The part of an RNA shown here (large-subunit ribosomal RNA, domain V) has 574 nucleotides and comes from Guinardia striata. A source record names the gene rnl. Its mean pLDDT, the model's own confidence on a scale to 100, is 80. Lineage of the source: Eukaryota > Ochrophyta > Bacillariophyta > Rhizosoleniaceae > Guinardia. The full RNA is in RNAcentral, with records from ENA.
Context: one part of a larger RNA
RNA sequence: CCUACGGCUAGACGGAAAGACCCCGUGCACCUUUACUAUAGUUAAGCAUUGCAUCAAUAAAUUUUAUGUGUAGCAUAUGUGGAAAGUUUUUUUUAAGAUUUUUACGCCAGUAUUUUGUUUAAAACUAUCAGUGAAAUACCACUCUUAAAAUUUUUUUGUUGCUCAUUUUUUAGACAGUGUUUAAUGGGUAGUUUGACUGGGGCGGUCGCCUCCUAAAGAGUAACGGAGGCGCACUAAGGUAAGUUCAAAUUGAGAGAUAUCAAUUUCAGAGCGUAAUAGUAUAUACUUGCUUGACUGUAAGAUUGACAAAUCGAACAGGGACGAAAGUCGGUUAUAGUGAUCCGGUGAUUCUGUGUGGAAAUGGUCACCGCUCAACGGAUAAAAGGUACGCCGGGGAUAACAGGCUAAUCACCCUCUAGAGACCCUAUCGACGGGGUGGUUUGGCACCUCGAUGUUGGAUUAUCACAUCCUGAAGCUGAAACAGGUUUCAAGGGUUUGGCUGUUCGCCAAGUAACGUGGUACAUGAUCUGAGUUUAGAACGUCGUGAGACAGUUUGGUCCCUAUCUACCGUAGG
Numbered sequence: 001c002c003u004a005c006g007g008c009u010a011g012a013c014g015g016a017a018a019g020a021c022c023c024c025g026u027g028c029a030c031c032u033u034u035a036c037u038a039u040a041g042u043u044a045a046g047c048a049u050u051g052c053a054u055c056a057a058u059a060a061a062u063u064u065u066a067u068g069u070g071u072a073g074c075a076u077a078u079g080u081g082g083a084a085a086g087u088u089u090u091u092u093u094u095a096a097g098a099u100u101u102u103u104a105c106g107c108c109a110g111u112a113u114u115u116u117g118u119u120u121a122a123a124a125c126u127a128u129c130a131g132u133g134a135a136a137u138a139c140c141a142c143u144c145u146u147a148a149a150a151u152u153u154u155u156u157u158g159u160u161g162c163u164c165a166u167u168u169u170u171u172a173g174a175c176a177g178u179g180u181u182u183a184a185u186g187g188g189u190a191g192u193u194u195g196a197c198u199g200g201g202g203c204g205g206u207c208g209c210c211u212c213c214u215a216a217a218g219a220g221u222a223a224c225g226g227a228g229g230c231g232c233a234c235u236a237a238g239g240u241a242a243g244u245u246c247a248a249a250u251u252g253a254g255a256g257a258u259a260u261c262a263a264u265u266u267c268a269g270a271g272c273g274u275a276a277u278a279g280u281a282u283a284u285a286c287u288u289g290c291u292u293g294a295c296u297g298u299a300a301g302a303u304u305g306a307c308a309a310a311u312c313g314a315a316c317a318g319g320g321a322c323g324a325a326a327g328u329c330g331g332u333u334a335u336a337g338u339g340a341u342c343c344g345g346u347g348a349u350u351c352u353g354u355g356u357g358g359a360a361a362u363g364g365u366c367a368c369c370g371c372u373c374a375a376c377g378g379a380u381a382a383a384a385g386g387u388a389c390g391c392c393g394g395g396g397a398u399a400a401c402a403g404g405c406u407a408a409u410c411a412c413c414c415u416c417u418a419g420a421g422a423c424c425c426u427a428u429c430g431a432c433g434g435g436g437u438g439g440u441u442u443g444g445c446a447c448c449u450c451g452a453u454g455u456u457g458g459a460u461u462a463u464c465a466c467a468u469c470c471u472g473a474a475g476c477u478g479a480a481a482c483a484g485g486u487u488u489c490a491a492g493g494g495u496u497u498g499g500c501u502g503u504u505c506g507c508c509a510a511g512u513a514a515c516g517u518g519g520u521a522c523a524u525g526a527u528c529u530g531a532g533u534u535u536a537g538a539a540c541g542u543c544g545u546g547a548g549a550c551a552g553u554u555u556g557g558u559c560c561c562u563a564u565c566u567a568c569c570g571u572a573g574g
Stems, first nucleotide, its partner, number of pairs: 001574007010566003014561002022395004027391002029387004035192005041185009051162003055158003059154001060152007068144001069109001079142004085126004096120004103112003195207003204224001208230006231376001232273001233332002238291007246269001248265006271280002274337001276335003295318004301312003307377001320329003343370007351363001402449001403447001404445003408442001410438006419429002456531001457529003461523001462520005469494003472489006496510005537555004541550003
């Protein structure tokens, strides 16, 4: 060195299981509720099944009677129509007027009615006329308002009674029950929803539009980059013509910081409704006059955008405003002040019009209105949560362990020397600063691994570094000696046992020459353990309406692998 056998388990990111943690999916399931929408059930009401009778009340109808006052006007005119002359009595019953008396209504003027007595005459009263919007209760018919009485059946409400299958009795009784319709309630049940961005996710913040910077001198350009605004306002703060020039400072007058006046300097340091930027003094600013172009119908041509949208616009026709005219005017110095489609509404319309002709509905066209649809290119008219009982599909596109990069933080070193050290920077210590090294802390990043790289501590077995705890050798000392301090060299060897806690750590006890600091996937679970963390059971506190939740606590809780290869140990043979 080769071969075989026996061991061991450090590695083959070993085997097993398309990771259960985490994120994602316009995935699933189950659970909850004051999520949304339904629904069983429950309650209430109507109708049907549902009939008879009595009484009371109410309503309606019919009949009779009364009833009706704006002003003007004889007078308290319900309305309409007919009608030109009509009504009553002639001495028997009677009748009419005046006066006295009773009752009802009343706007206190009167209207209607009753009764007794007296008295008068043969005629009496009214329409047509004058006034009124409308003409006669002269007469007739119908009707309205309000009120009273009577009748009738019907309506409604209430009380009471009767009654229906059959073997009997009792009770109840047109209630209940049943059917149906409507309303309320309704996690009892069901179907669903519960946004995205995001230096993992959650919590927080944001989501559309305008201005500036970032933006790299055309345009455009990202970030949970740095600053701010908007969701309007204005009939003048619009149009036009004419005129005017602002702000601040200095000096002077005057009692005078400012407000008044004058002089000087100043292209603007002002103003332009509002944020910022750009623009603007021969005006886009300020003042005054007159006004409504904050017009109707069009539009060549451009800018911009993936599209949809958005923006600018000469010119033409109409009819105007201002101006002597030339001309200017289709809102505002410009850039924010906003919302598609569907659906519905309003107005207009020489369109349409369900066999045909009309009318209407409907539809079309034009103008306008209704959305913090603000998650602002708006999924629906209409929507929140839990899962540690969880499941599926995926992701190392994305977190927790470990590794990697980085080194803010951390550890160590160097430098500067103010200061402390009685004096004296450097025996020793060293602020404020400056420069490095390391890769043991906490982080940042998210590069391998989610078709799995098992996670704290302990046991066992170690191996390496040296920034050395002991032992060894030196320098300096604020080293008398002993004992120390500090620095340099040095990794050969060594570097404890117990109590508490799951602990690493830490505190305590005893001893020791000393009980070193770190790396090795915070070495080591195919070597062990499993107390902690981190499933399912249960409980407390707190939070939550609840399902449930908690780097809060407590108790309980399955740790698999027969070694193929490499490495290592041993034996035998060649």